[in-house]
Molecule: c-di-GMP-I riboswitch aptamer
Organism: Pelosinus sp.
RNA sequence: GUUAAUGAUCGGCAAACUUAACGAAAGUUAAGGACGCAAAGCUAUGGGACUAACGAUUUUAUAUCAAUGUCUGCCAGGUUGCUAUA
Numbered sequence: 001g002u003u004a005a006u007g008a009u010c011g012g013c014a015a016a017c018u019u020a021a022c023g024a025a026a027g028u029u030a031a032g033g034a035c036g037c038a039a040a041g042c043u044a045u046g047g048g049a050c051u052a053a054c055g056a057u058u059u060u061a062u063a064u065c066a067a068u069g070u071c072u073g074c075c076a077g078g079u080u081g082c083u084a085u086a
Stems, first nucleotide, its partner, number of pairs: 003086002012037002017032006035073001041079003045076003048071003055065003058061001
């Protein structure tokens, strides 16, 4: 240096929930907080999930369809990276 397997922790991230801001919503951001995480780092590329403003339909409504919105802590792919061992 490469490959494989494992996951110990000086250290890293932070679910639910609370508060504030933004947003039509889903959700995002910040602070608090820890359920968990060895890629729970990055990337909406494929599948999947959520929302339904704009728009469309007609039955005029607390309806249906619909992503150009969102989720990488749902799975896979791509890409970068830490420690110890062989």